[in-house]
Context: one part of a larger RNA
Formats: sequence, C1' cells, structure tokens
RNA sequence: GAUGAACGCUGGCGGCGUGCUUAACACAUGCAAGUCGAACGAACCUUCGGGUUAGUGGCGGACGGGUGAGUAACGCGUGAGAAUCUGCCCUCAGGAGGGGGAUAACGGUUGGAAACGACCGCUAAUACCCCAUAUGCCUACUGGUGAAACGAAUUUCGCCUGAGGAUGAGCUCGCGUCUGAUUAGCUAGUUGGUGAGGUAAUGGCUCACCAAGGCUUCGAUCAGUAGCUGGUCUGAGAGGAUGAUCAGCCACACUGGGACUGAGACACGGCCCAGACUCCUACGGGAGGCAGCAGUGGGAAAUUUCCGCAAUGGGCGAAAGCCUGACGGAGCAACGCCGCGUGAGGGACGAAGGCCUCUGGGCUGUAAACCUCUUUUCUCAAGGAAGAAGAUAUGACGGUACUUGAGGAAUAAGCCACGGCUAAUUCCGUGCCAGCAGCCGCGGUAAUACGGGAGUGGCAAGCGUUAUCC
Repeated sequence: GAUGAACGCUGGCGGCGUGCUUAACACAUGCAAGUCGAACGAACCUUCGGGUUAGUGGCGGACGGGUGAGUAACGCGUGAGAAUCUGCCCUCAGGAGGGGGAUAACGGUUGGAAACGACCGCUAAUACCCCAUAUGCCUACUGGUGAAACGAAUUUCGCCUGAGGAUGAGCUCGCGUCUGAUUAGCUAGUUGGUGAGGUAAUGGCUCACCAAGGCUUCGAUCAGUAGCUGGUCUGAGAGGAUGAUCAGCCACACUGGGACUGAGACACGGCCCAGACUCCUACGGGAGGCAGCAGUGGGAAAUUUCCGCAAUGGGCGAAAGCCUGACGGAGCAACGCCGCGUGAGGGACGAAGGCCUCUGGGCUGUAAACCUCUUUUCUCAAGGAAGAAGAUAUGACGGUACUUGAGGAAUAAGCCACGGCUAAUUCCGUGCCAGCAGCCGCGGUAAUACGGGAGUGGCAAGCGUUAUCC
C1' cells in the first nucleotide's frame, strides 16, 4: 500500500459498487420454461361474432442462471491445421405425383390407499407408413438406393432435396502452464502395422492377426496441491502474490453408472439402474434432489420468503400476446471507494468551572457567553421529470431525482496514541501487585511505559486491533 474481510468502541447524509472465502453440509414453503387453436380431432361456454381447454402434434426445455467438487489435462492460453457436423437465419437452383393403416383424446368395463394403470370399441392431423420420381448418394459403370404437408390462411407463413454463406460445435498438432528424487524406473491395447467394425469425422476409439515396441534424470511414473485465462494487488522496474465481483473457456448438478430423444445432451428444475438420506403409506407400494431466486437449520463471519416485466435480452406465436427470481429496481449492511456536513465572521491582557503551580501565575482559550449572518444538511409545503423505442397508449423504480418557498444554528464526533523507534506530558492512584507490551522493554514508594484526570498529537464518520499478500 491492499482486502469479498472479521472483532472492539463510535456513527449524520448522498452517489457508485460489493456482500456464504467455512459445510460440492442438509433443506420446510413459494416461485425460477414455456408457448402455439393460423397443425389436429374433441368437450364445454357463447351476445352466434367468438372464446376456454385436457390430449395428439410443432418449436423451445442443450439458452439463460448457479457452483469450483473433480481436473496438472490439448483442461486453459496462444498460434497453426484437416478427416467433420451445424435446428432457426441469409443467398441460389429444383420439386411437392399416387395410395394406406393406426393411435391418444373420447365412450364402456375394470385394478389400486395412492402414485399410476389394464382390457374392449371409435376418430383426426403439418403424427406414421408404402409406391413412384430427382439434379442427390453408392458403385465393378451394369445397376442399386432414395423426399415431400393440394397443409393452414385475408396478406403471407410453411414442406422436401441439392449447392453456398453465416453462426455454433467436434477433432489434431507446436509452444507455455505449481511442488516433491526422503517418488527412478513406468507401460500389454501398452507402441506401431495390416484388415475389419464404429463415429458427423481422423485415430487402438474397439476387435482379430502380426511385429516388439513406446515414455524417462531436458524428470517418466508416483504422491501432494490446484479449475485456467483476460485481469487484480504490490513494485521504479524486473519480479512476487492472487484468480471475489465483470468477461472468455472448462467441469459439475444428492453419490456412482447408463443410454433414449434430438441439429445439438449422455441433459441442474428429463428418463432408467444401483447407493446413502428424507418423506407418504391402507405395508402391497410410492415420492424427492436449492452448487436457480428468496428463505431455514448448521458452520466462525456475510442481506428481503420484496416490486415489476416499464426498459434490455431470451422462448413460443402471423399477430395480439403469454412466460421469463435472466434482467431492471427497491430493502438490509460504514463492507469498500468518492463527495458533503456537523456552521461562518466578530468577540477579553482572557468570565465561570476544571487541571497544574515555584502561589506570582500558567493551560483549557476566541474556546464559551454575547453580537451579526448563512441554510449545505434537516423538517414541512407546492410543483415535478428524463429513462418510451413506436402515431395513440404503455414507468416497477416513484410522487423518486430535481426545482421553488417557509422555519430555525437549528438534527449530526468519535477513535487511537503520547519511554525510544514515532508526532504528542503532566498530576494522582498502585507498589515486581494490578497490569502493559510490535521490538527494545516498563512496574519492587515521586512510574512521561500500569489505571484514572487534565492537557497535547494523529486520523476522522470513522478509528484501532487481528488475519493475509506485496
């Protein structure tokens, strides 16, 4: 000098930030991802215009938000690369011919305490399937394979195929990336080849066979620690330390494993299995996952179970709109930085009180009183935004900021130190006691070092201590 700080004493205001560093401990409750009726059948309501909805279907739940457990790794940073995919979006080219069978909802019967089912029957689609065709794809150059929704609608929006773009993602490599040798050898899919499988794609990624390789004192292996970076703190720099908030990447979602769907996940608020824990139960069986926002217990320390979608952004929708604890705001906390105030001018050879004293006086001290002002703040009253894009309408914040007026010095100062380092000294009490202390050291009867008073010094809405880094 610095801090996501804590503790003690104290505490007026504003702006902007920040706020579980420990137990990736366990979680009551509410909310945090829906939307589309202009894809579909149906039910209900109806002012007969239309509206509402559970289900089928589409798109989105792979974004946004959280955390740092794991990871010493192509994880990250940086620079290259080739064997890849990419929904929605943009550009270009071509196309949509013919047919079919189901199924939820619904109705009936029925099981179960519940969660949730079972059987029979009916029905629709932009749901599903078959045939045909295609610039496509695969080929031994003969052939093979292979798409669509006469859909909705007032415009217009969609569907299928191919080519390109953009964006996003997967993969490979060079270099860099903590400590320990009281860890010296490690390795069998191990290293390479051939063939096959697998993948969007290269590859021991997997498998069969063959060879015996591969890494290592320029530190392999093992062990410990750790998310990485832009940055942040410090320092003249070199460097050292660090990785909160903000931004990029990665990893994780009660613990371990697995795949499904999908353009994209091996998926925080999806599924299956196992485990620990919690809850419900009619004991047969079920339900759950805050490292989302609030909040609770716990822990040594850290906030409201707040307001709003008005703005920005996101999802769906043709749109109106709906959803959005992202976000915008308010609340709490001197936690930090910055700014302001607690009055200004005059006022005595200097009141009173207090303290000291050599008893003369000195200090507190222009300080107070008193006089003259001012009103930043404060209280009250009146007016009152910008932020709204997009003609009208639309503001959570908020009657906030701000402006004007009235009132009255009114509402506002503490903390630490005073032996030396180190700015600032005396009296009383105590008597190696009580105590102080960062180091040196003080205290055993005059203690500038302990405790109190007075005074002084320093900083100031803070001051001091503790912890950590330079």
Description: The prediction has a mean pLDDT of 84. Predicted 3D model of a 470-nucleotide part of an RNA (small-subunit ribosomal RNA, 5' domain) from an uncultured bacterium.